RNA sequence: AUUCCGGUUGAUCCUGCCGGAGGUCACUGCUAUUGGGGUUCGACUAAGCCAUGCGAGUUUCUAGUUCUUGUAGCUAGAGCGGACGGCUCAGUAACACGUGAGUAAUCUGCCCUCGGGACGGGGAUAACCCCGGGAAACUGGGGAUAAUACCCGAUAGAUGGAAAGGUCUGGAAGGAUUUUCUGUUCAAAUCCUACGGGGCCCGAGGAUGAGCUUGCGGCCGAUUAGGUUGUUGGCGGUGUAAAGGACCACCAAGCCGAAGAUCGGUACGGGCACUGAGAGGUGUAGCCCGGAGAUGGAGACUGAGACACGGCUCCAGGCCCUACGGGGCGCAGCAGGCGCGAAAACUCCGCAAUGCGCGCAAGCGUGACGGGGGGACUCCAAGUGCGUUCGCGUUUAGCGAGUGCUUUUGCAGAGUGUAAAUAGCUCUGCGAAUAAGAGCGGGGUAAGACCGGUGCCAGCCGCCGCGGUAACACCGGCCGCUCAAGUGGUGACCACUAUUAUUGGGCCUAAAGCGUUCGUAGCCGGUUCGUUAAGUCCUUGGGUAAAUCCAUUCGUUUAACGAAUGGAAUUCUGAGGAUACUGCCGAACUUGGGGGCGAGAGAAGUCAGAGGUACUUCGGGGGUAGCGGUGAAAUGCUGUAAUCCUUGAGGGACCACCAGUGGCGAAGGCGUCUGACUAGAGCGCGCCCGACGGUGAGGGACGAAAGCCAGGGGAGCGAACGGGAUUAGAUACCCCGGUAGUCCUGGCCGUAAACGCUGCGGGCUAGGUGUUACAUCCUCUACGAGGGGAUGUAGUGCCGAAGAGAAGUUGAUAAGCCUGCCGCCUGGGAAGUACUACCGCAAGGUAGAAACUUAAAGGAAUUGGCGGGGGAGCACCACAAGGGGUGAAGUCUGCGGUUCAAUUGGAUUCAACGCCGGAAAUCUCACCGGAGGCGACGGCAGAAUGAAGGUCAAGCUGAUGACUUUGCCGGACGAGCCGAGAGGAGGUGCAUGGCUGUCGUCAGCUCGUACCGUGAGGCGUCCUGUUAAGUCAGGCAACGAGCGAGACCCGCACCCUUAAUUGUCAGCAGAUCCCUUCGGGGAUGCUGGACACCUUAGGGGGACCGCUACUGAAAAAGUAGAGGAAGGAGCGAGCGACGAUAGGUCAGUAUGCCCCGAAUCUUCCGGGCUACACGCGGACUGCAAUGGCUGGUACAAAGGGUACUGACUUCGAGAGAAGAAGGAAAUCCCCAAACCCAGUCGUAGUUCGGAUUGAGGGCUGUAACUCGCCCUCAUGAAGCCGGAAUCCCUAGUAAUCGCGUGUCAUUAUCGCGCGGUGAAUAUGUCCCUGCUCCUUGCACACACCGCCCGUCACACCACCCGAGUGAGAUUUAGAUGAGGCUGUGUCCUCUGGGUAUGGUCGAAUCUAGGUUUUGCAAGGGGGGUGAAGUCGUAACAAGGUAACCGUAGCGGAAGCUGCGGUUGGAUCACCUCCU
Repeated sequence: AUUCCGGUUGAUCCUGCCGGAGGUCACUGCUAUUGGGGUUCGACUAAGCCAUGCGAGUUUCUAGUUCUUGUAGCUAGAGCGGACGGCUCAGUAACACGUGAGUAAUCUGCCCUCGGGACGGGGAUAACCCCGGGAAACUGGGGAUAAUACCCGAUAGAUGGAAAGGUCUGGAAGGAUUUUCUGUUCAAAUCCUACGGGGCCCGAGGAUGAGCUUGCGGCCGAUUAGGUUGUUGGCGGUGUAAAGGACCACCAAGCCGAAGAUCGGUACGGGCACUGAGAGGUGUAGCCCGGAGAUGGAGACUGAGACACGGCUCCAGGCCCUACGGGGCGCAGCAGGCGCGAAAACUCCGCAAUGCGCGCAAGCGUGACGGGGGGACUCCAAGUGCGUUCGCGUUUAGCGAGUGCUUUUGCAGAGUGUAAAUAGCUCUGCGAAUAAGAGCGGGGUAAGACCGGUGCCAGCCGCCGCGGUAACACCGGCCGCUCAAGUGGUGACCACUAUUAUUGGGCCUAAAGCGUUCGUAGCCGGUUCGUUAAGUCCUUGGGUAAAUCCAUUCGUUUAACGAAUGGAAUUCUGAGGAUACUGCCGAACUUGGGGGCGAGAGAAGUCAGAGGUACUUCGGGGGUAGCGGUGAAAUGCUGUAAUCCUUGAGGGACCACCAGUGGCGAAGGCGUCUGACUAGAGCGCGCCCGACGGUGAGGGACGAAAGCCAGGGGAGCGAACGGGAUUAGAUACCCCGGUAGUCCUGGCCGUAAACGCUGCGGGCUAGGUGUUACAUCCUCUACGAGGGGAUGUAGUGCCGAAGAGAAGUUGAUAAGCCUGCCGCCUGGGAAGUACUACCGCAAGGUAGAAACUUAAAGGAAUUGGCGGGGGAGCACCACAAGGGGUGAAGUCUGCGGUUCAAUUGGAUUCAACGCCGGAAAUCUCACCGGAGGCGACGGCAGAAUGAAGGUCAAGCUGAUGACUUUGCCGGACGAGCCGAGAGGAGGUGCAUGGCUGUCGUCAGCUCGUACCGUGAGGCGUCCUGUUAAGUCAGGCAACGAGCGAGACCCGCACCCUUAAUUGUCAGCAGAUCCCUUCGGGGAUGCUGGACACCUUAGGGGGACCGCUACUGAAAAAGUAGAGGAAGGAGCGAGCGACGAUAGGUCAGUAUGCCCCGAAUCUUCCGGGCUACACGCGGACUGCAAUGGCUGGUACAAAGGGUACUGACUUCGAGAGAAGAAGGAAAUCCCCAAACCCAGUCGUAGUUCGGAUUGAGGGCUGUAACUCGCCCUCAUGAAGCCGGAAUCCCUAGUAAUCGCGUGUCAUUAUCGCGCGGUGAAUAUGUCCCUGCUCCUUGCACACACCGCCCGUCACACCACCCGAGUGAGAUUUAGAUGAGGCUGUGUCCUCUGGGUAUGGUCGAAUCUAGGUUUUGCAAGGGGGGUGAAGUCGUAACAAGGUAACCGUAGCGGAAGCUGCGGUUGGAUCACCUCCU
């Protein structure tokens, strides 16, 4: 010291605005002890209206009068002053102001200096007296009188004209001066006196003040572009102090204006004030200078000065008095009142000070001024205490009690102070006594993750945002923070803001380059020499009032405040100097520019002629049933012969290939060939001119498509339109037709994404590589206008260094660095709209706002997600190939719905629905009905006058000492009240822990260091190959690492080893039984014994692409093979990354908060969860012969068992019963079915199927009615293979068969396990559904279940148009015309007045018209805003028809379609070009 911070996003960087923090002004809320200072206080609105009082008088000049005789009072005349001072800011955009100059075009009372003078006369008049009028205000007549009042004459003087010649000043004579002649006009107060003096007249000069002219300076609007008729000038007059069209007559036709005239709006100007670093911006009430005004308006008089705030006349409007005849008033002076308002003081004191007027003076007057009062107006200063002991407080912070000190302020008194007081100051006494608030505490922004209340309510909030039951954000409490006699709010201004950019911004994509070009004014301008000195620079003089500001010093106790000195105060002006640059003038030059000559290039333009294929129509011939069209169709055409083939004729439009990020043109644009005319550019040439140039406000010209007018033309295409489809609809996309139009001629329109979204010109700043034109050179040569190459210039592309940029990108064709000129921008919307103006035939174009609304809108890039984008890979919760089901039936079970007193509650796509291990008879149990029971602890009432509890009997009751009555036992507590608890399957899974589902049968998710990027972030993690895998290998600005994958653990499969009871038993021995041909055989692990085998359970081995071949890159790996029990992860489980899903669970437990608390606690009984018109899911059983039935017969594994399993025996047809051994178990027990064999049934609602129902039994249990299971007999339903759709499965799998177990008193079609039998198909793909990676687009980020557009409906708001109606402002013309000025005639009481008639100025009112502002307004119109309205789906992804621009038509609406254009379009392919 020139400073930032919050807000657009998931995050980032920008652009950009909104807000916050600073200062100032006004009002305002709450609060308040004192002193001092100040140029503070009805400016903002009503320049609105005012009661009352005061605000301008004074003087021995004169006369009169009164008395308290005085420098007295009063009245009048006269003089001077009432033109100053004071107030206000309406008007005014102007010589009003500021500043500088001029007056050769002027005046100036009082004041100063100098010179000269004041002579002689005259007549009135007021007061006063008398008489009148009138309500009053006032006024009439008669009489008298004075002056420094007035008049006449004189003298001096002033002034006009003519003539003459000279002199002086000056930049310049129209000036001054002198003489002569003549005309006009024409002084004075011998007043006063205190005798000092004052006053009066003329002339000259000065000073002061004023008038007039003029250069320059300072507001907005072009949606105000033309204005002006006394207008511009001239001659002559009038008028004035004075120039002048200021005014008049005549003559001429000028004058002003884009450097903004005129018109409109706003506004007193300046010194200064606020703010700012400054440049600036804003203000300009107060103090000073100037101006203007005095209720609105006009006018003159007097005067030195006025057209006069407290003077006059008149009109208008308002008010007051009145005797109705007539009068009066003007606070924007000081107080004060009303009104208006957010908004502003006492009807105070005094002339003591300063100043002003008068006066010789003394003095008088003065709401100017000086003082005081009031106001949180502002600035400055001070205080509201300090110490100590004890107690409380965790020691602290602090609080309370006691005690000591100080006394600013406070209270009491005295003095001083002052015009008088107050205040202040000095002194004395008393006493810590009399004195703290406001705002804030989520961020910005210092200060609470405190308590209570509230529950998207009430409310807060500048901005972002808080509040929907745990609010650091609302309201209150406590605590804290900031500032402090203040502290906050509202409005305004500056700064912040480089968001108006001169200092000091921008315009490819954020707002912004005119569609292009020519050119006027303007601005800018090459090289050299010279002149000048306008710009520029320096020095110096003047000026820039004072106050203010700055610096220093000084004075109030300090400070505020004041004083002195100096500075500054930019512009202006005089003089002197400098000459680089710019300008003016002069002379030259050639490089800018122009011209000339030469050979070439080109879809450049205009006109004319010629040609070509296709198309279509028509004619002829051939030919026959379809053609055409689409995703599929249909409308359509066709038997009057289509489509198709062929031949001929007509017509209009167009110009394939060549053709190319090739060419030409200013842009729009331009494409067959030939000719004519016209224009431009490039290259080459030291030929000419000689700065002739650049840009370009206004202006002119050109300007795609569409559109318009007139006339032609019309093949194809084709808005509108008709029809057919599609669709929920389809005013569309698709199809069949088709009119304007598209084409030509002439004219208009003037716009486009008119784009490179990049204005034009000049200079400078690395390269590389194509291509076009020309020139020069080299080379090859078939000698061709051939091929290749190099250099230069000009164009046109790509890549790229530095640099630039927010980035994307750009990069000699700049968006780099300099420079000249023009255009344009300043948050989004309203809106390119309204109004207005110009243009247009119209459509419309050009210029182009505001109210209101909003906190963002936007650019580039990043990460994700998404896409009816692309690529790669993968999956039986994908498909394909197959197998079996579900969906139909019956039953079981769960869910929804309905019902009910209750049918408790949860879970709802995958990932709820045989799920909550949830098979509920009671229990469970949470639901419903009924009946009971229960309060640790504390306090209060009660209780030894006997509590709680127990109990006989009776009553009550469905039942009960539960209760009641009456007794008895008992011996200390007590549930009546208030708190507080226990308990709660009450609430909140959106407060939570824990557990868990799903993504995920996935292969991903990250880190460290380095590197890249302003950053979010990227890289690594990408690419190629490979894998089940981010698995591995190679490449690479990366190198490594972690979590996941894998490895690992468990089971199964092979082998080895160790071990041997309850297991096993081959061999050996024995025992028992059976058969025996007596030789023997068989059975039983029963015994000894053994551990070979099986098994059990410990340990090890084994598999690794290890080997071979091929593929691959000598890799990783893949394919095939060998060996092997097992082959490429051997098979199957467990294990579930970072995270996401507010997924599920408060009803498993835990747990915060809330609630209930004698009931939402707890117990009992009964009921319910089992209901039943229905809908859905999952199962079971079937529909039969691969089967059913009857009989016979064989083989498991795993698991369980003491409230248990139960052999075995008996009884029973069976379920089962009675007894009962063994077994807390490798010991005992429970243990198959399908299968196989034989028989039968014969395709049927059956010997299939078994629902339902009846009867009789059995078991469990307190209890099988609601509501269990089993047995037997009887009954014998639906069902004959299941629509759309959908599920599971790749091998010991599917399918099928049974067994065990969990739950369990009883009950399994369920869950979890176990084994038996045992297939088919594929060895692939990404089509469907999804997942992963890469890439692309995005307006999404709550992430496509996203976002979002328009009509319609409703409410509110502001606006536009508007028939009309009201109010102003201004202007033109006319009418009436108060009054003023003036001419002429006439009259009179004659410096004047009356009257008559002219001229002129002229307020006010009226009439008619123009312009403009504004109020109201039927109705109309669009716009904005508004948690949950209607219709659609236009846009964002290829947004499902790419979007958008212009234009035209059409349509409920977004919109659709035609024509032309753009890429700010995705995707694939091809061509070309570049690296």
Molecule: small-subunit ribosomal RNA
Organism: Hydrothermarchaeales archaeon (SeqCode)